[in-house]
Predicted 3D model of a 373-nucleotide RNA (Bacterial RNase P class A) from a bacterium. Of the family's consensus pairs, 96% are formed in the model. It matches the Rfam family "Bacterial RNase P class A". Its family is annotated with ribonuclease P activity, dimeric ribonuclease P complex and tRNA processing in the Gene Ontology. Model confidence (mean pLDDT): 75 of 100.
RNA sequence: GGAGAGGGUCGGACGGUCGAUCGGGUGCGUUCGCGUGCCCGGUAGGAAAGUCCGGACUCCACAGGGCAGGGCGGCCGCUAACGGCGGCCCCGAGCGAUCGGGGGAAAGUGCCACAGAAAACGAGACGGCCGUCGGGCGCGAGUCCGGCGGUCAGGGUGAAAAGGUGAGGUAAGAGCUCACCGGCCGCGCGCGAGAGCCGCGGUGCAUGGCAAACCCCGCCUGGAGCAAGGCCACACUGGGGGAUGGGCGGCCCGUCCGAGCCCCCGGGUACGGCCGCACCGAGCACGCGGGCAACCGCGUGCCCAGAGGAAUGACCGUCGCCCGGCGAGACUGCCGCCGGGGACAGAAUCCGGCUUACAGACCCUCUCCGCUC
Numbered sequence: 001g002g003a004g005a006g007g008g009u010c011g012g013a014c015g016g017u018c019g020a021u022c023g024g025g026u027g028c029g030u031u032c033g034c035g036u037g038c039c040c041g042g043u044a045g046g047a048a049a050g051u052c053c054g055g056a057c058u059c060c061a062c063a064g065g066g067c068a069g070g071g072c073g074g075c076c077g078c079u080a081a082c083g084g085c086g087g088c089c090c091c092g093a094g095c096g097a098u099c100g101g102g103g104g105a106a107a108g109u110g111c112c113a114c115a116g117a118a119a120a121c122g123a124g125a126c127g128g129c130c131g132u133c134g135g136g137c138g139c140g141a142g143u144c145c146g147g148c149g150g151u152c153a154g155g156g157u158g159a160a161a162a163g164g165u166g167a168g169g170u171a172a173g174a175g176c177u178c179a180c181c182g183g184c185c186g187c188g189c190g191c192g193a194g195a196g197c198c199g200c201g202g203u204g205c206a207u208g209g210c211a212a213a214c215c216c217c218g219c220c221u222g223g224a225g226c227a228a229g230g231c232c233a234c235a236c237u238g239g240g241g242g243a244u245g246g247g248c249g250g251c252c253c254g255u256c257c258g259a260g261c262c263c264c265c266g267g268g269u270a271c272g273g274c275c276g277c278a279c280c281g282a283g284c285a286c287g288c289g290g291g292c293a294a295c296c297g298c299g300u301g302c303c304c305a306g307a308g309g310a311a312u313g314a315c316c317g318u319c320g321c322c323c324g325g326c327g328a329g330a331c332u333g334c335c336g337c338c339g340g341g342g343a344c345a346g347a348a349u350c351c352g353g354c355u356u357a358c359a360g361a362c363c364c365u366c367u368c369c370g371c372u373c
Stems, first nucleotide, its partner, number of pairs: 001369010012319007020043010045344001049355002052353005057225004064253004069221005074088005089102005103216002108214002110210003126155001128151010163181006182205001183203006190197002229275004239265004245257003283302008321341007
């Protein structure tokens, strides 16, 4: 200098004018619910998004047992929890930094399109190779055609074709035999917390893929969700009909309640208000300590949006960033002038994740190649 890999930070700044909303203070009005003016302070994100996963919280019984159903899946840890995160292990891809994947296919059932001779059964002969028989041609070596048999090494098909390489062997071949690699089985008081690794011995070694097909193994799992749920009033009605059960949700058990109960119709009220809900938290920032890390502990400081048709904005100026043009004769940089651009997107009970979108700017670590010292 070039080509990459992994990760992180930011997502314009300041000022003015006019607003929006929330909180506090205060003046005026008030039907005491509030309205309105002034002052001070706060006001959107890294994803607020998709609503995919996990929790907090609330109700259903202080949420019980079993079946069914659903989810997850290497090992160890972190966490409130997770399908998340960290470290490690194995397999695959890459020269590498690094990236992708992860229970069982030798328990059973099922499926494997098209192509192909054959798609799983210790398979399979389309072309080829070899042997043999018959026939044709040739003086002959031989060659061509057909039948039967051997053969899976090589060819062809396919996403996938029944271990790989080499040697021996053979009519031609083949784990047929041998060496190495790979596989499978067993052992070690081998190493490791474990996944696993290492070593030794045995075995020529048929047993492909799909479990996001059923299924098996292990673990987790009750349901509904802030329109959860609670509080406040007047009025209408205290009527009619139905079930024998209801809470209990897909089923069974068990348990609790039960005629003042349950369902439907009819009538009334409130598309009213307050709480939940925004002060205190799995909170944020900094420092120290433990841990490889995820994370945890301690100390100090801080309080950090909140409506309910839904505020968080608009305009102007200055500076900054990027792009284009011009300037003194080329290039680059700086400077000056002019013009233009600035993404994805917007809280709605609150957190932890994942995924997806994003103009542009900056930083850190690492790998490979080339050149120079």